This is a predicted structure of a 476-nucleotide part of an RNA (small-subunit ribosomal RNA, 3' major domain) from an uncultured prokaryote. Its mean pLDDT, the model's own confidence on a scale to 100, is 81.
Context: one part of a larger RNA
RNA sequence: UGACGGGGGUCCGCACAAGCGGUGGAGCAUGUGGUUUAAUUCGAUGAUACGCGAGGAACCUUACCUGGGCUCGAAUGUGAGCGCUAGAUUUAGAGAUAGAUCGUUCACUUCGGACGUGAAACAAGGUGCUGCAUGGCUGUCGUCAGCUCGUGCCGUGAGGUGUUUGGUUAAGUCCUGUAACGAGCGCAACCCCCAUACUUAGUUGCCAGCGCGUAAUGGCGGGGACUCUAAAGAGACUGCCGGCGUAAGCAGAGAGGAAGGAGGGGACGACGUCAAGUCAUCAUGGCCCUUACGCCCAGGGCUACACACGUGCUACAAUGGCGCAUACAGAGUGUUGCGAGCUGGUAACAGUAAGCCAAUCUCUUAAAGCCGGUCUCAGUUCGGAUUGGAGUCUGCAACUCGACCCCAUGAAGCUGGAAUCGCUAGUAAUCGCGUAUCAGCAAUGACGCGGUGAAUACGUUCCCGGACCUUGUACA
Numbered sequence: 001u002g003a004c005g006g007g008g009g010u011c012c013g014c015a016c017a018a019g020c021g022g023u024g025g026a027g028c029a030u031g032u033g034g035u036u037u038a039a040u041u042c043g044a045u046g047a048u049a050c051g052c053g054a055g056g057a058a059c060c061u062u063a064c065c066u067g068g069g070c071u072c073g074a075a076u077g078u079g080a081g082c083g084c085u086a087g088a089u090u091u092a093g094a095g096a097u098a099g100a101u102c103g104u105u106c107a108c109u110u111c112g113g114a115c116g117u118g119a120a121a122c123a124a125g126g127u128g129c130u131g132c133a134u135g136g137c138u139g140u141c142g143u144c145a146g147c148u149c150g151u152g153c154c155g156u157g158a159g160g161u162g163u164u165u166g167g168u169u170a171a172g173u174c175c176u177g178u179a180a181c182g183a184g185c186g187c188a189a190c191c192c193c194c195a196u197a198c199u200u201a202g203u204u205g206c207c208a209g210c211g212c213g214u215a216a217u218g219g220c221g222g223g224g225a226c227u228c229u230a231a232a233g234a235g236a237c238u239g240c241c242g243g244c245g246u247a248a249g250c251a252g253a254g255a256g257g258a259a260g261g262a263g264g265g266g267a268c269g270a271c272g273u274c275a276a277g278u279c280a281u282c283a284u285g286g287c288c289c290u291u292a293c294g295c296c297c298a299g300g301g302c303u304a305c306a307c308a309c310g311u312g313c314u315a316c317a318a319u320g321g322c323g324c325a326u327a328c329a330g331a332g333u334g335u336u337g338c339g340a341g342c343u344g345g346u347a348a349c350a351g352u353a354a355g356c357c358a359a360u361c362u363c364u365u366a367a368a369g370c371c372g373g374u375c376u377c378a379g380u381u382c383g384g385a386u387u388g389g390a391g392u393c394u395g396c397a398a399c400u401c402g403a404c405c406c407c408a409u410g411a412a413g414c415u416g417g418a419a420u421c422g423c424u425a426g427u428a429a430u431c432g433c434g435u436a437u438c439a440g441c442a443a444u445g446a447c448g449c450g451g452u453g454a455a456u457a458c459g460u461u462c463c464c465g466g467a468c469c470u471u472g473u474a475c476a
Stems, first nucleotide, its partner, number of pairs: 001476002003473003007470007015460002019423005026314008034305002042053002064300007076123003081117003087102006108113001125289002128287003134283002136278003139274001141272001146185006152161003166175002191266004196234001199231004206223002210221003237260001240254001243250002316416001320375003324372001326369001332363001334361001337356002341352004382413001387408003391404003429452007
């Protein structure tokens, strides 16, 4: 100087407390451990692994296994020569591949070349190892308020001071004091979205007034008022009034205002820590393989299943289930696409087909809600696992191993031990909608969007984590 203390002081955080809802019990989904296996590819492992890499494992992917094959090689570059539309049919085979038959007309050309094939050769290739050789990227402490430097001063020196004091703040934020005076990286601000009004603009959006028309609808003429769209600037600064205070600022009352004291979100992550993670995104040093640890192919596996754990979904019901009727979103998507409408089918879906490269058309009926009806507390009209049958769709192909529909079947489960998690407001809880990936889908996941919409916070003694000052130390 740090680090640590079941030392002290001050302070903060859904850290506790106060509340609300969960997990832990059940079934299923998913990830992991373990076990099994020819293989169950690999990585991630307290917090900071475990719906994680994977934002899509039937084949492919695929890295694993079994079997069948190849050896300048599957791909790419240079490339003599040949061709210059290049293919079609067929045999064997699981296919890779090996062979046979037909065809070679004209439609490349700016005569440089492009394209196909291709001898020899050179560069190959490796998801093999090392993340403790590395770059890049990332997690975490932590959006915590810290981390440093120049000069000066103090100390023999390591070092200190500044950065400490008293206030204040979300903040090393600012003020005050001060052997310090300044400065840098962080904080804040500058950036984006939302909340207000104004201006400009008026189609595909809108319809107040005027006219036309309809069973009805901005449907039509027209209009820019309004909504909205999207650009510009405005607006909030403790700026104003009074109180406290030297000041910074604080609390309250406010006033005005759409918004008030950081208005609400996002992006943004200092010096560093964990030899944290990643050689399997990519790049890369070294090492290793080179008729194989490379490459091609078929099938299988990654989906196994006594069990254990994590994360979720659905429930156990009446604030509910079921059937009928009825109302209101936002944000996104769409041409190998979204597909209105009509027809068929109980349905999944199929047939036909208008419109739309989309503020126009479509996905798209939002659902909880509200209105009346039924069930009457039961393993039930709760719950839907599991299984049988019959189908639909995608796709060469749904056996291993897809989703969905219909009929039947109806399991566990009556609110969950010890323990443990999230959340402070348009939040929790609850309700549906969309997107990426994607032929299809194992999505209950991830990321967004809106609808309905709470309770509680006395407080900082305690648990956990952190910040500053101080103290002790046999630790570095």